[in-house]
RNA sequence: GGCCCGUUCGUCUACCGGUUAGGACGCCAGAUUUUCAUUCUGGAAAUAGGGGUUCGAUUCCCCUACGGGCUA
Numbered sequence: 001g002g003c004c005c006g007u008u009c010g011u012c013u014a015c016c017g018g019u020u021a022g023g024a025c026g027c028c029a030g031a032u033u034u035u036c037a038u039u040c041u042g043g044a045a046a047u048a049g050g051g052g053u054u055c056g057a058u059u060c061c062c063c064u065a066c067g068g069g070c071u072a
Base pairs, nucleotide, nucleotide: 001071002070003069004068005067006066007065010025011024012023013022018055027043028042029041030040031039048064049063050062051061052060
């Protein structure tokens, strides 16, 4: 250089083009407890960036960035 795959809350991980992007751990608040921990309840938090297709895009296409693999 060429080809292929990937990028979603702080972390890990779902989401066959259609209502509010779900779950686990973590975090915050409350309840319980003499306190801490545990347990229970509630809450905040994410689709790498840009463009295109579409009535509608996390999902399909293109470019860029980053990471990984194969190859010369």